[in-house]
């Protein structure tokens, strides 16, 4: 120098052949139960879908560049 792949919530992750309101568990906080504490349950918060641009009526999803990460080639 070239060539695949991955980035989605505080972590793990689904979803992805473009159309609902982006969902899950684990965390956090509130409350229930208990004498108390765990456990069980319930509610609640938490996402600019890495970034920036394109197409499109309509993008997390599709195309092009950036960044970071991991494999292979030279």
């Nucleotide at each position: 120098g070239g060539g695949c792949c991955c980035u989605u919530a505080g972590c793990u992750u689904a979803g992805u052949c473009g159309g609902u309101u982006a969902g899950a568990g684990c965390g956090u906080c509130c409350g229930a139960c208990u004498c108390a504490u765990a456990a069980u349950c319930g509610g609640a918060c938490g996402g600019u879908c890495a970034c920036c641009g394109g197409u499109u009526c309509g993008a997390a999803u599709c195309c092009g560049g950036u960044a970071g990460g991991g494999c292979c080639c030279a």